Context: one part of a larger RNA
Molecule: large-subunit ribosomal RNA, domain II
Organism: freshwater metagenome
Parts: sequence; C1' cells; structure tokens
RNA sequence: GCUGGCGAGUUAUUCUCUAUGGCAAGGCUAAGUCGUUACGCGACGGAGCCGAAGGGAAACCGAGUCUGACAAGGGCGCAUAGUCAUAGGGGAUAGGCGCGAAACCGGUUGAUCUACCCAUGGGCAGGUUGAAGGUGGGGUAAAACCCGCUGGAGGACCGAAGCCGUGAACGUUGAAAAGUUCUGGCAUGACCUGUGGGGAGGGCUUACAGUGCAAUCAUAACCGGAGAUAUCUCGUUCUCCCCGAAACAGUUUUGGGACUGGCCUCGGGGGUCAGUGCAUGGGGGUAGAGCUACUGAAUGGACUUGGGGGUCUACCCGACUACCCGGUCCAAUCAAACUCCGAAUACCAUGCAUUUUGCCCCGGGAGUAAGUCCGCGAGCGAUAAUGUUCGCGGUCAAAAGGGAAACAACCCAGACCAUCGGAUAAGGUCCCUAAUCAAACCUCAGUUCUUAAGGUAGUCAGAUUGCUGUGACAGCCAGGAUGUUGGCUUAGAAGCAGCCACCAUUUAAAAAGUGCGUAACAGCUUACUGGUCGAGGAAUCUGGCGCCGAUAAUUAUCGGGAAUCAAGGUUUGUACCGAAUCCGUGGCAGCAGCAAUGCUGGGUAGGGGAGCGUCGCUGUCAGCGUCGAAGGGGUUCCGCGAGGGACUCUGGAGCGACAGCAAGUGAAUAUGCCAGC
Repeated sequence: GCUGGCGAGUUAUUCUCUAUGGCAAGGCUAAGUCGUUACGCGACGGAGCCGAAGGGAAACCGAGUCUGACAAGGGCGCAUAGUCAUAGGGGAUAGGCGCGAAACCGGUUGAUCUACCCAUGGGCAGGUUGAAGGUGGGGUAAAACCCGCUGGAGGACCGAAGCCGUGAACGUUGAAAAGUUCUGGCAUGACCUGUGGGGAGGGCUUACAGUGCAAUCAUAACCGGAGAUAUCUCGUUCUCCCCGAAACAGUUUUGGGACUGGCCUCGGGGGUCAGUGCAUGGGGGUAGAGCUACUGAAUGGACUUGGGGGUCUACCCGACUACCCGGUCCAAUCAAACUCCGAAUACCAUGCAUUUUGCCCCGGGAGUAAGUCCGCGAGCGAUAAUGUUCGCGGUCAAAAGGGAAACAACCCAGACCAUCGGAUAAGGUCCCUAAUCAAACCUCAGUUCUUAAGGUAGUCAGAUUGCUGUGACAGCCAGGAUGUUGGCUUAGAAGCAGCCACCAUUUAAAAAGUGCGUAACAGCUUACUGGUCGAGGAAUCUGGCGCCGAUAAUUAUCGGGAAUCAAGGUUUGUACCGAAUCCGUGGCAGCAGCAAUGCUGGGUAGGGGAGCGUCGCUGUCAGCGUCGAAGGGGUUCCGCGAGGGACUCUGGAGCGACAGCAAGUGAAUAUGCCAGC
C1' cells in the first nucleotide's frame, strides 16, 4: 500500500413542539398489593401531579386586581381546553457522535545508570629536570656572597597502563539508540578505581550546565481520580424526491468562538396588502456647473491717497524702492469638509393595469456570521499590486454545457431522462476543424499576431493659402553694380569680430548684405533679375493605415500549418456552422386544479418527504426444504434507485413471505484497530 473483518447521535430522566389515539372541565395514576396463560398481561391503589382564575411584596380582593386621593390613566389578567399514552424533531442534566492532548492532583517504586558525600581496600612501566637543606673549598673582622659535591622537592617535564574525548574521516534502515580508525589531553594528583553505605520528586544532588536522579527531567517512573478538559484538527457508513442559504448588522477579554436579528426550510392562519409597468404628486443638494453669490485657495498685469521695512537726505518737509502685508480694477483659474445654481437615477406616496414574481402573522428545525473575482462610484496606496476598505450590480462559491488554444470569477447560456430530428446565442466559416460568398476602399509592415513619450518628404484621403502660357517650380546659361573700405571701434574691421544707422544712385535686377572664406583685402555663394525650357508647381493644417522607438537566454512562434486585390484592416450585404439554450417526438416525477390542462424538476451548508436492505421477536401462511435450505459462481428479467426475482452450477441443513414490533442496522478515507498478502 491493497484486500477482508471491526469501527462513530446511544440510553435514562426531564422540558418543549409536531403527529396519532383515549377521555374531556376535567385528565392521569406512582410506589405498592392481588391475580395470572409469566407477558409490552389484568385488576386494585387518587397519595400526588397538570388543568379549570387572576392580581398584589403582602394583608387581601376577585373576572378582576395592583398602583393611586380618584369612579382618571396605566400594568398584568378575563372573553375557556386540557390531560394521559406512544412515536418523532429540538433543548437540558449525565462522558452524551467517535478518536486525540500539552497538563493537574493523590498514592506508590526507584541512587545496580549517573552527581555528590561516608567507610574500607587497590593502582600509577620507564625516562627527565634537579628546589630547600647538608657538606668541602673560596671569601669576610664576622656575615653576606661565589664555586664544587651531596640531596631529591614539585596540583614539575616526556611517556606506557589507566582515565578522558581535541581535530578529521567513516558510520547515520550503524557492528553500536553515541561507535570505529587515525590524531589528541592528563598520567603523584582538586588523580584513577573495586566493594559496602547515605539522602527521593516541588524533593535529592550539583567546582552551577537548568547538569544528573536506570536509553525518561524547566520537577522521574508506575497505578489511580479518568471516558480530565479540548471555542481545535480529523473521521462520521443505504437510495430516491421537493425546496435551498450565508460569508452581513448589533453585542461580546470579541475577532478561525458565541448570543440576538437578517437570509433557508417545514407546519398552521390571514388576505391580495408585496413585486413589476404606466401616470400623477413629492422632498433632496450628488454628477455637472459656477464663484464681485459666500468661505477659502491661487497666476500675471495696472493702479494705490493704506500699514510696515530698506536706501538717500535729515532740522522739518520729503524722494526712491526688482522688499513684506493689504485695497481697487483687468485677464485667466481651483475646492470632500465652498454653493447664486443644479440633473439623470434612486427613494416616498396615490391611482390604474398585471399576475405561480410572491407577501404578512404565529410556531418547529437549521446552517451562515474566513468570502472571491469582474464592471461601475469612492477612500487609503504611487489615479502601484491576484493590494486594501466601503457602496451598486453580476459571476463563482453551490453551475455542468458552448466560446476565450489551455484558463473558479470574462462572453453566451442555467443540465429531469431518452432521441443517428430541426432553429439559434456567444464565437466562427483556407487546412488541422463543423461552416462564405459578394462589393468598395486601405495596409507591404507578415503590420495582422506586444507598449509610451518622441520622431517619420512611407502611403492614402480631405481642407486652406500663395505662384502659374503676360511662362510658374526645379535644373542650366548670364548678370548680381555705383557713392563706399557707410560711420564708430580697432593693430586691422573693406557686406560678413562687435556697436550704431540701414540712406541714395544706375538699373531688367542687385542687401549699408544669406552662408563659406581672408591677418585684413581677395575669392566662392545667396537674396534679386534676364534668358533657356514648357505644365502644373510651392507651402501649411487635419484624418486613415503603416515605419522607427522595440534588448534574454531551444529556432520557440498568431493554438499550429500557412496566408499579401488576403486567410490582414475599415465598411456594407448575404448564407451557413455552432451549446446540455429553444422547438419537435416519447417518457418519469413534483405543484396547482373537480377535471381538461398549465407550470415546474443545476445545486454545497441545511430543512422537509418517501423508500430499500441487515440482525432478532410476535402473529398468520396446516409456507418452503436431502425430489436439496442457507452461503458461493454464472446467465437473464424487474425496479428511477437502494435492491428484488427466475434459471443453472456448486453446496449439504436449515430458511422464507406478509402484517407489526425492537435495534450493538448499512463503511473508502479517522497518519483509525486486528489479520492476511
């Protein structure tokens, strides 16, 4: 892991509601006693309980009473239905659906492990170093001191046994629930060790680490209280039918819990009040808008006889101000906590219409109170987030089907069953892959099939303004001059460093000079003019589709192939495909209805209804069975299903049907328990 078996809402008492039944202003007996066919039996037993009257703290009064000064007002009552039994739903008390703690308390057992202590024993190869002291010599007045020899100290040194466990590798379902190997530390000491003894769990022990106290320690182990408690996790066993949520509000030592309400369901009662559409009548201060209509914000300019500062002057009067605050005017603005204004919706009311859209009251049973994404309106955030918090709506949750390649939440659409019939939705119609053609235009980027600021003489369309056979635009040929090197400045400044001015003349035209250039001139060129040529040309703006901007790891893509008057884009038309939608045909069930018939049948939590099967008991079937029971294998039929029947093989002795009753009554999951493999 699989298979088989076992495995979880029970029982007692009590309260409440529902169903059924008995009796009824009454209903019922309990313990017990007697009887008995011994049973879920019969009789007796009225103690007692519930009900038939309440109100008040009570006295007390009584269909009333209490409060009160009251004959007022108000509170609670009256205008009748109960009670007993059985079954079922729910609550309470009990372990109370099952399994599961970490812990708490009581009583015992442990120091044969280990820590410390006590008593009594044992052990430490070999080598090294050479303290004090002693002694001889030197030395001194005597000492100190120096040298040699002797001596043999030490939590001394090296290193076996012994004890320990530094580093590494191996080992890690080990050889081992702490080891092995190499390498290390101590090794006469606060050393190591044998034996015996001591103290015990809020206690001991401790050179103190919360260490050790028998592989267990921030309070041992064992048994008991004990089925502790578990707002937590997991599990909770047959079928079909009807309805069908919530993830919100308030309160909470409350936030993953609970209570009350909301939303679901079932029963009883009421009535058409609810919903929707239309009409009419309302209040509003949102969107928008506006602001010399208020409160504020805020930009530029002009003015200012207002206040302050600064500079100048200073005796005063004053002057100036690219300073600060105000005021007036002009122009242009902003606001959730501004409003002179002001919608659409929504909401309220009335009337009419409509109708299986469904409301209201009372009672039984719940679940839910972690929501999610999408569109719209907002706050927070960064006009970030599969972000977060509200409001309105939708989906999922609890919803399958079709589309979006794949894809809870997006688009279409709500699956009772069957059907080798038809019409459609979204989305599609070259091939994969069901289904298309026609017309007009655009795109060349494979754009289609990724994004922005910004850029674009890509291309198409539109609009406007000049020029043009009195010759435009572009090219080519020619001219492009004179006063004058304008004045100033400057070393120089001559069209062309810079400043000022920008006149006049000759002309077809030609700047007090457009750009190169020179040290300055020179030189080239442009504006401007003529000629040549001979038809359109120049500029600006707007829109469509493109292009650049555009960098990532397989070549790696539009789902793929592939596609260019398209199989891309815009527009128009046409046909078709396409779902569990809708229609047709047949069938099942529910609800309403006398019927005809109509409507309905996705579904988690959950409520309600109807059934199947298992073990046992009672009664009936004068039931079945060695002419073959139960059990097992197979085939087939019936039932929506749980399941049931028939036949056959096996098996070899018991078993069923119907009507009731009673449960140790249904298994895939609990890291379930036991067994087998």